[in-house]
Molecule: c-di-GMP-I riboswitch aptamer
Organism: Hydrogenimonas sp.
RNA sequence: GCCAAACCUGUUGUGAAGCAGGGACGGAAAGCCAUGGGUCUUUGGUUGCAAAGAUCGCCAGGUUGCCUCU
Repeated sequence: GCCAAACCUGUUGUGAAGCAGGGACGGAAAGCCAUGGGUCUUUGGUUGCAAAGAUCGCCAGGUUGCCUCU
C1' cells in the first nucleotide's frame, strides 16, 4: 500500500442478505468459482424432507495472483 466484521445512515428484496457512505473487529488470497459439507431464508409438505435462494469474512476443493504482512 490492499480488503473491511460489528454497529450507524440511505437504498433494493417477502426474507436470508446485496449495494452505497461512514466505521475498524480482523485478514497473507478477507481475489474469483456455490463444486462437496455446514449455517441461514422463503415456499411447499406425507413432518422423513423437497424445491428455490443467501453466505467464499464457516470448512474443504478448484483456479488466478502479490511480496506490500511474514